RNA sequence: GCCCUAGUGGCUUAGCCGGUAGAGCGAUGCCUUGGUAAGGCAUAGGCCGGGGGUUCGAAUCCCCCCUAGGGCU
Numbered sequence: 001g002c003c004c005u006a007g008u009g010g011c012u013u014a015g016c017c018g019g020u021a022g023a024g025c026g027a028u029g030c031c032u033u034g035g036u037a038a039g040g041c042a043u044a045g046g047c048c049g050g051g052g053g054u055u056c057g058a059a060u061c062c063c064c065c066c067u068a069g070g071g072c073u
């Protein structure tokens, strides 16, 4: 230098054939208990690595860049 993969709540991730982003763990509150743990119910938290483009509409398609991992010379 070129090629491939990944980047989504605090963490691990689903969604990636375009149609207003779900889950598990964790956090907070309540119930339950003599108290704790466990269990149950509820709530908050992400607009998708950054920027631009296409489109009525983009996490998803296209371009550039950044980060991490791998491969080739």
Stems, first nucleotide, its partner, number of pairs: 001072007010025004019056001027043005049065005

A computed fold for a 73-nucleotide RNA from Methanobacterium sp., annotated as transfer RNA. The RNAcentral record of the sequence draws on ENA, MGnify and Rfam. Its Rfam family is "tRNA". By type it is a transfer RNA. The same sequence occurs in records of 6 taxa.